RNA sequence: UUCUUAUCCAGAAAGACAGAGGGAAUUGACCCGAUGAAGUCUUGACAACCUACUUUGAUUUAUCAAAGAAAGGUGCCAAAUUCAACUCAGCAGCAAUGUUGAGGUAGAUAAGUU
Numbered sequence: 001u002u003c004u005u006a007u008c009c010a011g012a013a014a015g016a017c018a019g020a021g022g023g024a025a026u027u028g029a030c031c032c033g034a035u036g037a038a039g040u041c042u043u044g045a046c047a048a049c050c051u052a053c054u055u056u057g058a059u060u061u062a063u064c065a066a067a068g069a070a071a072g073g074u075g076c077c078a079a080a081u082u083c084a085a086c087u088c089a090g091c092a093g094c095a096a097u098g099u100u101g102a103g104g105u106a107g108a109u110a111a112g113u114u
Base pairs, nucleotide, nucleotide: 003112004111005110006109007108008107013043014042015041016040017039021032022031023030026085027084028083029082044077046075049073050072051071053068054067055066056065057064058063081106086103087102088101089100090099091098092097
């Protein structure tokens, strides 16, 4: 890199270096940024996907489930994945269109897999 499953309306800061961009991609918007963007490093926080652990229950005594905690492996710390753009359905409307929900595409993260 490929594929599968799950989750994505919650949450979480500072310092140093650095010096103009950033918010995945395309389009359209909107927002953040010299009161310092991206990136690198240090410390810390948030969260609970995996490993290990604790408690309870089931039971095949080694597994499964629920809850907890946060040592290790990731992740993450503006705004819903910033919003919308593809399909279907409901509602409103003469219509244009708007709005709500479900699904899909794409993306991100975790675990496994090729």